[in-house]
């Protein structure tokens, strides 16, 4: 330099042939216990990597970037 893949909650990952997003773990609070752990319950936590385009509407489609990983040279 060229090609490809990935980017979503603190972490690991789903998701939708376009209609304003979920799980597990972690953290927090509560119950239980003399206390801790374990167990159970609850609520919270997200400008879906950035900018533009298409569309009534974009996490999803298109373009250009950025980051990470892999391959080729």
């Nucleotide at each position: 330099g060229c090609c490809g893949a990935u980017g979503u909650a603190g972490c690991u990952c789903a998701g939708u042939u376009g209609g304003u997003a979920g799980a597990g773990c972690a953290a927090u609070g509560c119950u239980u216990u003399c206390g801790u752990a374990a167990a159970g319950c609850a609520g919270a936590g997200g400008u879906c990597c950035g900018c533009g385009g298409u569309u009534c509407g974009a996490u999803c489609c298109c373009g250009c970037g950025c980051a990470u990983c892999g391959g080729c040279u």